Small-subunit ribosomal RNA from an uncultured bacterium, 1394 nucleotides, folded computationally. Rfam family: Bacterial small subunit ribosomal RNA. Rfam links the family to the GO terms ribosome and structural constituent of ribosome.
RNA sequence: CGGCGCACGGGUGCGUAACAUGUGUGCAACUUACCUUUAUCAGGGGGAUAGCCCAGGGAAACUUGGAUUAAUACCCCAUAACAUAUUUGAUGGCAUCGUUAAAUAUUGAAAACAUUAGUGGAUAGAGAUAGGCACGCACAAGAUUAGCUAGUUGGCACGGUAACGGCGUACCAAGGCGAUGAUCUAUAGGGGGCGUGAGAGCGUGAACCCCCACACGGGUACUGAGACACGGACCCGACUCCUACGGGAGGCAGCAGUAAGGAAUAUUGGACAAUGGAGGGAACUCUGAUCCAGCCAUCCCGCGUGUAGGAAGACAGCCCUAUGGGUUUUAAACUACUUUUGCAAGGGAAGAAAAGUCGGCAUUAAUGCUGAUCUGACGGUACCUUGAGAAUAAGCACCGGCUAACUCCGUGCCAGCAGCCGCGGUAAUACGGAGGGUGCAAGCGUUAUCCGGAAUUACUGGGUUUAAAGGGUGCGCAGGCUGUUACGUAAGUCAGGGGUGAAAGGCAUGAGCUAAACUGAUGAAUUGCCUUUGAUACUGCGUAGCUAGAAUAGAGUUGAGGAUAGCGGAAUAUAACAUGUAGCGGUGAAAUGCAUAGAUAUGUUAUGGAACACCAAUUGCGAAGGCAGCUAUCUAGGCUUUAAUUGACGCUGAGGCACGAAAGCGUGGGGAGCGAACAGGAUUAGAUACCCUGGUAGUCCACGCCGUAAACGAUGCUAACUCGAUGUUUGUGUUAGGCAUGAGCAUCCAAGGGAAACCGUUAAGUUAGCCACCUGGGGAGUACGUUCGCAAGAAUGAAACUCAAAGGAAUUGACGGGGGUCCGCACAAGCGGUGGAGCAUGUGGUUUAAUUCGAUGAUACGCGAGGAACCUUACCUAGGCUAGAAUGUGAGUGUUAUCUGGUGAAAGCUGGAGUUCCUACGGGACACGAAACAAGGUGCUGCAUGGUUGUCGUCAGCUCGUGCCGUGAGGUGUUGGGUUAAGUCCCGCAACGAGCGCAACCCCUAUCUUUAGUUGCUAACAGGUAGUGUUGAGGACUCUAGAGAGACUGCCGGCGUAAGCCGCGAGGAAGGUGGGGAUGACGUCAAAUCAUCAUGGCCUUUAUGCCUAGGGCUACACACGUGCUACAAUGGUCGGCACAGAGGGAAGCGAAGCUGCGAAGUGGAGCCAAUCUCAAAAAGCCGAUCCCAGUUCGGAUUGGAGUCUGCAACUCGACUCCAUGAAGGUGGAAUCGCUAGUAAUCGCGCAUCAGCCAUGGCGCGGUGAAUACGUUCCCGGACCUUGUACACACCGCCCGUCAAGCCAUGGGAGUUGGGGGUACCUGAAGAUGGUGACUUAAAGGGGAGCUAUCUAAGGUAAAACCAGUAACUGGGGCUAAGUCGUAACAAGGUAGCC
Repeated sequence: CGGCGCACGGGUGCGUAACAUGUGUGCAACUUACCUUUAUCAGGGGGAUAGCCCAGGGAAACUUGGAUUAAUACCCCAUAACAUAUUUGAUGGCAUCGUUAAAUAUUGAAAACAUUAGUGGAUAGAGAUAGGCACGCACAAGAUUAGCUAGUUGGCACGGUAACGGCGUACCAAGGCGAUGAUCUAUAGGGGGCGUGAGAGCGUGAACCCCCACACGGGUACUGAGACACGGACCCGACUCCUACGGGAGGCAGCAGUAAGGAAUAUUGGACAAUGGAGGGAACUCUGAUCCAGCCAUCCCGCGUGUAGGAAGACAGCCCUAUGGGUUUUAAACUACUUUUGCAAGGGAAGAAAAGUCGGCAUUAAUGCUGAUCUGACGGUACCUUGAGAAUAAGCACCGGCUAACUCCGUGCCAGCAGCCGCGGUAAUACGGAGGGUGCAAGCGUUAUCCGGAAUUACUGGGUUUAAAGGGUGCGCAGGCUGUUACGUAAGUCAGGGGUGAAAGGCAUGAGCUAAACUGAUGAAUUGCCUUUGAUACUGCGUAGCUAGAAUAGAGUUGAGGAUAGCGGAAUAUAACAUGUAGCGGUGAAAUGCAUAGAUAUGUUAUGGAACACCAAUUGCGAAGGCAGCUAUCUAGGCUUUAAUUGACGCUGAGGCACGAAAGCGUGGGGAGCGAACAGGAUUAGAUACCCUGGUAGUCCACGCCGUAAACGAUGCUAACUCGAUGUUUGUGUUAGGCAUGAGCAUCCAAGGGAAACCGUUAAGUUAGCCACCUGGGGAGUACGUUCGCAAGAAUGAAACUCAAAGGAAUUGACGGGGGUCCGCACAAGCGGUGGAGCAUGUGGUUUAAUUCGAUGAUACGCGAGGAACCUUACCUAGGCUAGAAUGUGAGUGUUAUCUGGUGAAAGCUGGAGUUCCUACGGGACACGAAACAAGGUGCUGCAUGGUUGUCGUCAGCUCGUGCCGUGAGGUGUUGGGUUAAGUCCCGCAACGAGCGCAACCCCUAUCUUUAGUUGCUAACAGGUAGUGUUGAGGACUCUAGAGAGACUGCCGGCGUAAGCCGCGAGGAAGGUGGGGAUGACGUCAAAUCAUCAUGGCCUUUAUGCCUAGGGCUACACACGUGCUACAAUGGUCGGCACAGAGGGAAGCGAAGCUGCGAAGUGGAGCCAAUCUCAAAAAGCCGAUCCCAGUUCGGAUUGGAGUCUGCAACUCGACUCCAUGAAGGUGGAAUCGCUAGUAAUCGCGCAUCAGCCAUGGCGCGGUGAAUACGUUCCCGGACCUUGUACACACCGCCCGUCAAGCCAUGGGAGUUGGGGGUACCUGAAGAUGGUGACUUAAAGGGGAGCUAUCUAAGGUAAAACCAGUAACUGGGGCUAAGUCGUAACAAGGUAGCC
């Protein structure tokens, strides 16, 4: 040079919504190198060219010229079964046509090398393998993409291809696709499979296998059997590199590796030993395919980190009810045992059999069989043996519920946690740590994604009255569904057979690595598609019938059905005239308004518009909207009846068409009343409202638009089936009946349904058919786009973002400016007060060194406090103490006790004297007291608590068991009819009973009896006295204090079923609970109290503890509450006289007497109290005086003098006397108590206490009223019922603007970018055609060149679409406790809503 290969293998998923893929067919429209097989052939000739050599150019890549040479390279001739064309015949089929025979014409073949075998070459046929093309079916989203298409659809001809074809070109025709979704847009490789799931499905397409597409972006062809070619070529473009600036080179989505990006993904390893591929005859060469090794807990599987015994239940840790217990824990230590794995030493594979080489055998050879030999990257790896030794090996998450697992400490809505609910604000099983526990385990948690649960897109398998959801109503094309009989057909359907449904995967059963993961084998499966044979019930189709659906006809009947025209009366208004005079009108009350220019009122007449009283109804008609005086005309429907006609003609109905209240719009009329807007008057904090006076559009008519309503039965239409009762409208029949039978309108119920309310032959029941609609709330029926409209606007209709709910029905409460019934000194009827004055007292505020603390609507404020000069005392100032001021145990001391100095304000500090008392002799009293233990706190938290208390409220309620009802919450009982003070009692009742409350039982008081008779009493008798129960005496009376009786609607009358009520009933001391007290249900107010006490936790320890002195709690511009005293004649003052009850008294009450004006002093009898005493009761009665005044009222304030208590009356006591003599002449708005021995009024006592700021509190008796028609209203309460968007429960809930911050979004003058299309210009490589005078040894061949067309890329232009961004602007959402009002929820204070 030549041949073959390089189109395989390997990588990736850009593009592609497509015959790309999957599956099944077809090609009579095709190709296939190498391989197998059949038949035949291989004759003759020719000229070149690379390498090599010589000479040049270039930096390089590379390239030019010359000479010469070979082939299985190239060319020519021969041969021709085969090919092409034409003609004829036969035959077959599947439409075009296929197969075959003959004839004629034309053109076209070859190659040798080795020679022993053998390997090649040519033509034709067949096979195999691999492809190409066509078709049926399947294959994702958007309709806010509805019309798309000119080579487009078809035909004819030619060209082209391996082959059919508009594949290409010319001509002709005007077709083709599309609501069964064309076109467009955005996204995407498809399948076997994989994940999940009971399945149906849903999601997905890594690794392995098949197909497709791609190889820097784009285009193009060449070679070849095969490519429009990953490691080939040419061109354009972007990028990188080299350069001598002239020019060149390149394509890891091959294996390693690098960079970048990223949360993140490995070695620039070994070998062709095996399997496979290419070439070769073979040896052999190549092979980042492949086989191995390396890295990574990334996944799957397996193994280990020991096993057994071992309680003093050890120490430490942690927890607790803390002398002790529990837990960690048989866990450890300790004893005995084992040796997987690891370590050390030794041995050591299978994977290897072929080919090759050397022999042997089959008759030689080809070929086959057989023996020997040769070949291992992994790898001295797997594996085996031996040795020592518990030796080499445990973490992560969690522990509030879901969900297995609990305590302590720290923190204190902080720090933080959180999948959902949610946790954290001083006792956190939820944060952080610890101890302990639970779950998994060489892993464990987190994050992301998918499926499941989710019947939460519902085919299997959902719904639409009220939760989201029935179209406003009808007509109706398409579509879906469709009565009955017979025959035919066999598309659907069903059954049998055949083909296919790759392998792998999955499943079942065996097998191989020690087992498993893994691998291999077999089977079933692959639910599908194609084909064939059969069946014919059902569906479909065809034919012929039927009459039960539907329609028509005849005869009746019904109605506010619709349209047009005419007519009518009442009323309002206006106008004219008349009568007539001062108001009318309007409202909660007023005013604006009208009216002496004559209103309103009354009468007559006239005009005009709108609506039609009575009838009238729970009625009727209509498809819905809707329809109402009367008459006429036109017109539509329903129903009944006859069963005459047609013979399934039917039902529903996406789009479409028509109708469609009110308001609104346009044009022209009309306009009485009413009446948006508007004006005025009121109301109000305001009132752009509600109310009033006016009043324009509109309301009315004609024509044309709009097309919406809570257009509602919130219930689509049609058909069938499923117990009844009652009323009513309108037909027919009739035996005349509460009759029968139709069609309607209503009410109540069975079955059944429903979350319930409820529905229930007029279904929301049971079924069938068709349509519409829904899929958490808000954003939003909004934005953008589109369609319609004159406009208003309507229809269609999102997203970002945000929340964990929004919603339905029912239940229990609570609430209502809802209803009903009832009660209470709640109102009313009365009496007396408060609020005005002065003072007392408490509180707030202010002040202060401190004015200690608590109580704060009712339910704090003469409250804790039943007694603050010191003390109390908790506060302030100052001085002191620190195991402390007190108490207990306490070794011990024994005089420290006691007395007395200094200092000091005292406490205290510091001295002196001092040997006490009792004794049973042991000791005790008393005092001190080391160490140790328990300190102390009126410091905080009453929102950690116990106990106690207030209030609703002495209101009549609050519950339970069983049963029954309801899915349930829950109801029933407890409601209802009566009655009561009462859930008191009676009756009824699916309830029957019971408990806590009510009532009664208890105490005081009113009457009587009895017992007892001192300190009480004194009738009779007696003594005594000035007089006195003073004495004897008595128990009769009063009284005292024990025991009993008595009252129960028991009796009578009336009413009533009863309970019970009524009666100036009887009787009785008392009459209907006789009067009063004690007694306070379940619960509410996080009500009050840590300062009575107790107590958890926290805080404090030379102080927040303790002692002491002084001060303060008593302040004082002021405000409030509760009281006292008054303002006077029903009174003040003076004198005289009378009558209680209940209490207190020994550190006490204290008599008589005396002194003092008096407080008081002195005195001391009597009394531990029915004995004595406080102790005088006062109002009252009798008499006197005052004479209406700031007084003979009133007593504050102040001065002086005193008394008493007490260490001490200055701050800061009470009382007395003298003097002083303020305000105040009955009290505004408002507000309190009381219903009978009560209010009012009068005094007395007691507790606390040295004294007392007490006018307060708690008791006691004296005198002693008025009034209640009644329940409309105010307040509180009870029961039933109703509404509710409230449940922290109306002091509730909640709406909108505005202001502030943040977030996403719409519009927006514009501006920037992107992909696609269109038109025009230019146009590389290349292809096709033409030409080709130049070139070639070839010449009928090829090529250069020129030229025409097409074409990638590029440029220009005008539009459309999509996206980003933007001054400004619109609304929306979310935010802390902002501002203004109060729209909604109750009759929400004007019913609400569309």